Pistol ribozyme, 74 nucleotides, folded computationally. Its Rfam family is "Pistol ribozyme". The literature on the family includes a 2015 paper in Nat Chem Biol by Weinberg et al., "New classes of self-cleaving ribozymes revealed by comparative genomics analysis".
C1' cells in the first nucleotide's frame, strides 16, 4: 500500500493475495461501531411458479407494495 467484516463516511479489528476469522458479556431474525440510507432479515398484503390435493387448502421458492429498521448492562 491492499483485501475483508452487506454499502457510503469516520472509527475499531483482523488477514497478506485470501476472504475468511476478530472485533466487553448477554439479547434479537437483525448482520463489529456511529450516522446516513435502506442491502440482508421479520411482519402484512398481492401476483407466478413447484410439490401434496377431487378440490379447497397447506408448504415452498421467486417477484412488487406497505410497516418497522434488536436490546441491555459495564
Nucleotide at each position: 500500500a491492499g483485501u475483508g467484516g452487506a454499502c457510503u463516511a469516520u472509527g475499531c479489528c483482523a488477514c497478506u493475495c485470501u476472504a475468511a476469522a476478530c472485533c466487553a458479556c448477554a439479547u434479537u431474525a437483525a448482520g463489529c461501531a456511529u450516522a446516513g440510507a435502506g442491502c440482508g432479515u421479520a411482519g402484512a398484503g398481492a401476483g407466478a411458479g413447484u410439490g401434496u390435493u377431487u378440490a379447497a387448502a397447506c408448504a415452498u421458492u421467486c417477484u412488487c407494495u406497505c410497516u418497522g429498521g434488536u436490546u441491555g448492562u459495564a